[in-house]
RNA sequence: UCCGAAAAUGGCAAACCGGUCGCGAGGCCGGGACGCAAAGCCACGGAUCUCUAUGAGAUGGCCGGGCUGCCGAAG
Numbered sequence: 001u002c003c004g005a006a007a008a009u010g011g012c013a014a015a016c017c018g019g020u021c022g023c024g025a026g027g028c029c030g031g032g033a034c035g036c037a038a039a040g041c042c043a044c045g046g047a048u049c050u051c052u053a054u055g056a057g058a059u060g061g062c063c064g065g066g067c068u069g070c071c072g073a074a075g
Base pairs, nucleotide, nucleotide: 002075003072004071011036012035016031017030018029019028020027021026034061040067041066042065044064045063046062047059048058049057050056051055
C1' cells in the first nucleotide's frame, strides 16, 4: 500500500413517526435503526426523480470519478 476480521474504540442513520421549509422531487431538526469501512465531502460523467419544462432543480444511502479520513487480525 492493497485488503477489511465472528477484533476494539468511536461514527453515520433507511423505513416509519412528530415538527418545520419547499409547487414538487426533497431538505433541515427530534425520535427511531434497516443498514454502512468512507452511508465523510464535491452534482464532474451516467442514472433515476421533480416542476410553472429550450430551462431550473432533487438524490452523495444508485453507479463511476475526485478530495479527505479512524482502526489493524489474516493474507